This is a predicted structure of a 350-nucleotide part of an RNA (small-subunit ribosomal RNA, central domain) from a metagenome. Rfam family: Bacterial small subunit ribosomal RNA. The coordinates come from a structure-prediction model, not an experiment, and the mean pLDDT is 88. The RNAcentral record of the full RNA draws on SILVA.

Context: one part of a larger RNA
């Protein structure tokens, strides 16, 4: 390389948009580049293979045949692929109506709670734990009442509920804005799928500058525990957590399962929409579509399990794997303020 694979054994890129490339619906006409057939030319010799022969055999040598799977030309075919022309509507998109939603960004606002401050009542304890102590408190704590300040997060509703490409998104109101579902026709007429590079987004932590800082809390200090205790438990507590702007670009970024299309038993929930039946109406019932769950036939799987949301049956395109360690390391390169990220070996060893 061929091949075989990628849920858990090595292996799906964190996610999207999209360039090149690869692949591409139905029917028709032309063409003949690919394709197929026949024929011509060429494909040096030697070598390889087959048959025969010569050195006593063999190696070796000689003769003949085949082969040289290729290239090229001519003629012919027109199914498939390509190309060109003119079409179609089942893919895709648009329009109209309608609907659900923590989708995003900005602004405003509400109540509960924690903490702190001021004042009142009130007196000796309060905290905390397995038990304690550190700690707070007669300079009046804890408790309780009233007022105030400030920051962060939004109980109940809340749901294997919803939305988003993923990361993720949850009080309420307003403004701007993205995507999606359903229904019915109308319009465009293959405009599609995938996607190397590329670009964009990307939890937490971390970094830079400036704010903010209630609670929580790495580091750190103290009290316990213990043989020790650089921990688990307790009392404190700084970065950080929050905001603005810029960087970082990684996660068990997981469904450990790339995207798209078609086909392949059923049953039971749930969300959204539409329709039918029934009804005074709403529910209930039935059907369809799009999601989201639980079982399960066939089939698949080493098994576990998966099973129309496939890990089934097929096709297209991309990414990735090829014994363990050394190692996701060294070196080099690119990026980054840094931390580091990405790309990525070998010696040696089992």
């Nucleotide at each position: 390389c061929u091949g075989g694979g990628c849920g858990u054994a090595a292996a799906g890129g964190g996610u999207g948009c999209g360039u090149a490339g690869g692949c591409g619906g139905c029917a028709u006409u032309a063409u003949a580049a690919g394709u197929u057939a026949a024929g011509g030319g060429u494909g040096a010799a030697a070598u390889c293979c087959c048959g025969g022969g010569g050195c006593u055999c063999a190696a070796c040598c000689c003769c003949g045949g085949a082969a040289c799977u290729g290239c090229u030309c001519u003629u012919a075919a027109a199914a498939c692929u390509g190309u060109a022309g003119a079409g179609c509507u089942a893919g895709a998109g648009a329009u109209a109506g309608u609907c659900a939603g923590a989708g995003g960004c900005g602004g405003g606002u509400a109540g509960a709670a924690u903490u702190c401050c001021u004042a009142g009542u009130g007196u000796a304890g309060a905290g905390g734990u397995g038990a304690a102590a550190u700690u707070c408190g007669u300079a009046g704590a804890u408790a309780u009442u009233a007022g105030g300040a400030g920051g962060a997060a939004u109980a109940c509703c809340g749901g294997c509920g919803g939305c988003g490409a993923a990361g993720g998104c949850g009080g309420c109101c307003c403004g701007c804005u993205g995507g999606g579902g359903c229904u019915u026709a109308u319009c465009u007429g293959a405009c599609g799928c995938u996607a190397a590079g590329g670009c964009a987004c990307g939890a937490a932590a971390g970094c830079a500058u400036g704010g903010g800082g209630a609670g929580c809390a790495a580091a750190c200090g103290g009290g316990a525990u213990u043989a020790g205790a650089u921990a688990c438990c307790c009392c404190g507590g700084u970065a950080g957590u929050c905001c603005a702007u810029g960087c970082c670009g990684u996660a068990a970024a997981c469904g450990a399962u790339g995207a798209a299309u078609a086909c392949c038993a059923g049953c039971c929930g749930u969300u959204u929409g539409a329709a039918a039946a029934a009804u005074c109406g709403a529910c209930c019932u039935u059907u369809c579509a799009a999601g989201u769950g639980g079982c399960g036939c066939a089939g698949c799987u080493a098994a576990c399990g998966c099973g129309a949301u496939g890990a089934g049956u097929a096709u297209u395109c991309c990414g990735c794997c090829u014994g363990g360690g050394a190692a996701g390391u060294a070196c080099g390169g690119u990026c980054g303020c840094a931390a580091g990220a990405c790309u990525a070996a070998a010696a040696c060893u089992c």